[in-house]
This is a predicted structure of a 107-nucleotide RNA (Glycine riboswitch aptamer) from Variovorax sp. CF079. The sequence is in RNAcentral, with records from Rfam. Its mean pLDDT, the model's own confidence on a scale to 100, is 77. Rfam family: Glycine riboswitch aptamer. From the family's description: This family represents the bacterial glycine riboswitch.
RNA sequence: CAAUUGCCGUCUGGAGAGUCAUCACGCCAGGUGAUGCGCCGAAGGAGCAAGUCCGUUGCAGGUCGCAGCGGAUGAAUCUCUCAGGUACCAAGGACAGGGGGAGCGGC
Numbered sequence: 001c002a003a004u005u006g007c008c009g010u011c012u013g014g015a016g017a018g019u020c021a022u023c024a025c026g027c028c029a030g031g032u033g034a035u036g037c038g039c040c041g042a043a044g045g046a047g048c049a050a051g052u053c054c055g056u057u058g059c060a061g062g063u064c065g066c067a068g069c070g071g072a073u074g075a076a077u078c079u080c081u082c083a084g085g086u087a088c089c090a091a092g093g094a095c096a097g098g099g100g101g102a103g104c105g106g107c
């Protein structure tokens, strides 16, 4: 100096699930609010498999091993459904792409 990974901003794309029940209001609308039940998973959050490491017991053993048990570590678009969401529109949206920016330490 350049590139890649990560970070920050911005633009674009971006799914799923009640036209449920009761009450109130009402511009009488798949309307608004509250309560209840149902449902969704892709804001956020939580959980863990193999593997690896440690300890312990047993077996073997011219070596660095095998098995059981316990602990630690260990991922998600998997699981949970706390939160959030649940006609269209709007908003949000994991993730992906475009184009920029800062730095080379950290985050």
Stems, first nucleotide, its partner, number of pairs: 007101002010098004018037001020036006038086003044082001045080003051073009